[in-house]
The part of an RNA shown here (small-subunit ribosomal RNA, central domain) has 381 nucleotides and comes from an uncultured candidate division WS6 bacterium. Its Rfam family is "Bacterial small subunit ribosomal RNA". RNAcentral holds the full RNA, with entries from ENA, Greengenes and SILVA.
Context: one part of a larger RNA
RNA sequence: CUGGGCGUAAAGAGACGCGUAGGCGUUAAGUUAAGUCUUCUGUAAAGUCCUUUGGCUCAACCAAAGGUUCGCGGAAGAGACUAAUUUAAUUGAGAAAUCCAGGGGAGAUGGGAAUUUCUGGUGGAGCGGUGGAAUGCGUUGAUAUCAGAAGGAACACCAAUGGCGAAGGCACAUCUCUGGGGAUUUUCUGACGCUAAGGCUCGAAAGCUAGGGUAGCAAAACGGAUUAGAUACCCGUGUAGUCCUAGCCGUAAACGAUCUCUGUUAGAUAUUUGAUUUGUUCCGGGAUUCUAGACUUUGUCUAGUGUUGCGGGCAGAAUGAGUAUCACAGCUAACGCAUUAAACAGAGCGCCUGGGGAGUACGGCCGCAAGGCUAAAACUC
Numbered sequence: 001c002u003g004g005g006c007g008u009a010a011a012g013a014g015a016c017g018c019g020u021a022g023g024c025g026u027u028a029a030g031u032u033a034a035g036u037c038u039u040c041u042g043u044a045a046a047g048u049c050c051u052u053u054g055g056c057u058c059a060a061c062c063a064a065a066g067g068u069u070c071g072c073g074g075a076a077g078a079g080a081c082u083a084a085u086u087u088a089a090u091u092g093a094g095a096a097a098u099c100c101a102g103g104g105g106a107g108a109u110g111g112g113a114a115u116u117u118c119u120g121g122u123g124g125a126g127c128g129g130u131g132g133a134a135u136g137c138g139u140u141g142a143u144a145u146c147a148g149a150a151g152g153a154a155c156a157c158c159a160a161u162g163g164c165g166a167a168g169g170c171a172c173a174u175c176u177c178u179g180g181g182g183a184u185u186u187u188c189u190g191a192c193g194c195u196a197a198g199g200c201u202c203g204a205a206a207g208c209u210a211g212g213g214u215a216g217c218a219a220a221a222c223g224g225a226u227u228a229g230a231u232a233c234c235c236g237u238g239u240a241g242u243c244c245u246a247g248c249c250g251u252a253a254a255c256g257a258u259c260u261c262u263g264u265u266a267g268a269u270a271u272u273u274g275a276u277u278u279g280u281u282c283c284g285g286g287a288u289u290c291u292a293g294a295c296u297u298u299g300u301c302u303a304g305u306g307u308u309g310c311g312g313g314c315a316g317a318a319u320g321a322g323u324a325u326c327a328c329a330g331c332u333a334a335c336g337c338a339u340u341a342a343a344c345a346g347a348g349c350g351c352c353u354g355g356g357g358a359g360u361a362c363g364g365c366c367g368c369a370a371g372g373c374u375a376a377a378a379c380u381c
Base pairs, nucleotide, nucleotide: 003353004352005351006350007335008334012349014202015201017200018199022195023194024193026089027088028087029086030085031084032083034082035081036078037077038076039075040074041073042072043071049067050066051065052064053063054062055061092192093189094188095187096185097184098183099182100181104178105177106176107175108174109173110172111155116150117149118148119147120146121145122144126137127136163170164169207248208247209246210245211244212243216242217241221237222236223235224234259348260347261346262345263344264343267326268325269324270323271322272321273320274319276317277316278315279314280313282312283311284310286308287307288306290304291303292302293301294300295299330337331336354381355380356379363374364373365372366371
């Protein structure tokens, strides 16, 4: 290289949002004949190789005949498939209309609980902390308790096996702007599609730059303990940081350790959210029949009764899209997976090839730095 693989053995890139090149691509009809296939023909030196026969006593070796030499060129044809092109279609894809759910994103405004600090009142000796203590705080009045104020950060219950998002992630409430998704109709476009090397973009926490902010928590640091020691675990303090704005960084057990897309293949239970339908002694309000009563006649109101249709709730059925738990076939080394596949197939990309050396050195690119990306070898087992 071929091959075989990638949940856990090496291996799916953090995401694949926007997507370039490339690869692959729905149905029907026609044309062309580049690929493809058939026939003929030219060329494809000899040797080598294969088959048969022969010559050295055999063999190696040698000779002859035939084959092979998978190619390339030319001519004539075929028209299934690929391709090119023309015409048409609708099921893939998209649009439209009517609805639906949602912590999806950005900005602004508002809210209450709690911690801390400050001010004032009450009060008067402890508080705090631990396995036990001590450091620490407190008669300059602490802890406790009441009232008020300030400020920062986070949003109990609802809350879930739940929802949304490509992933990272997203939760107090309201408003503004805004992305995506689902159902139904089958109205429109008519293959506009899938994947995607490079490229662009997003990307927790920590960290970095500049300017703010700092209640609580808390690397570093200091003190008290513990201990043989204790650069720790425990306790008391406490600075960066955590928060905001602007800009970097680009990594995580970035995990479902499972790439994206399409189709096919038993079931069961639960749950979220749609559309359809059936039922309902539930709720709301509407129309109307009959009866009774009140009031000022027409009429109005109240109560009861029957019918009908609407909206909501609840229950059921089948159906679409998600999210879970079991389980058959099948798969798997086993564990397990099992219509959300790790089953059966197809398209495309990425990655792996014994352990260590090493995700290191060198070089290159990126970065303010920290470092990141790319990525060996000697040697050794």